RNAcentral holds the sequence, with entries from ENA. The RNA shown here (transfer RNA) has 77 nucleotides and comes from Collinsella intestinalis DSM 13280. Its Rfam family is "tRNA". By type it is a transfer RNA. The organism belongs to Collinsella intestinalis, within Bacteria.

């Protein structure tokens, strides 16, 4: 160097045959139950869908470019 793959909420992941409002579980917060604690249960919050640009009526989704892990192949030594 090439090739694949991933990146979405404080973690861990769905959502990618383009369509209304982006979601789940765990942490976190508030409350119900309890004599308390935990367990259980409601309830709210919490996102620039890596980043930039392009198609398009409409992009997390398709297309270029970048960045960054991660896996193989190749070169050097």
């Nucleotide at each position: 160097g090439g090739g694949c793959g991933a990146u979405u909420a404080g973690c861990u992941c769905a959502g990618c045959u383009g369509g209304c409002u982006a979601g789940a579980g765990c942490a976190g917060g508030g409350g119900a139950c309890u004599c308390u604690u935990a367990a259980u249960c409601c309830c709210a919050a919490g996102g620039u869908c890596c980043a930039g640009g392009g198609u398009u009526c409409g992009a997390a989704u398709c297309c270029c470019u970048g960045a960054u892990c991660g896996c193989c192949c190749a070169c050097c030594c």